[in-house]
Molecule: SAM riboswitch aptamer (S box leader)
Organism: Hymenobacter sp. 15J16-1T3B
RNA sequence: UUUUUAUACAGAGGCGUGGAGAGACUGGCUCCGGGAAGCGCCGGCAACCAUCGGGAAAGUCCCGAACGGUGCCAAUUCCAGAUCAUAUAAAAA
Numbered sequence: 001u002u003u004u005u006a007u008a009c010a011g012a013g014g015c016g017u018g019g020a021g022a023g024a025c026u027g028g029c030u031c032c033g034g035g036a037a038g039c040g041c042c043g044g045c046a047a048c049c050a051u052c053g054g055g056a057a058a059g060u061c062c063c064g065a066a067c068g069g070u071g072c073c074a075a076u077u078c079c080a081g082a083u084c085a086u087a088u089a090a091a092a093a
Stems, first nucleotide, its partner, number of pairs: 001093008013042005021031003025081004043073003048069002051065006077085001
């Protein structure tokens, strides 16, 4: 990068640094010098994978835990469109 499967109206931010953008794309709308993105530290949310415990009519499903691998922490994926879009996870090539 491509393919497959699953999920996307719930939830969770402070400090430092930085200095003008950010919310994928198009249109809208919104956030932003009362400090955007990015980066660092600490904290948190969630439960996809792994792990552990429990359960069932059982080789799959349900409930719980949260020390590991990812992810996420304005607004329903911000809204509309494209759903053969986008993002994330897991697996495969």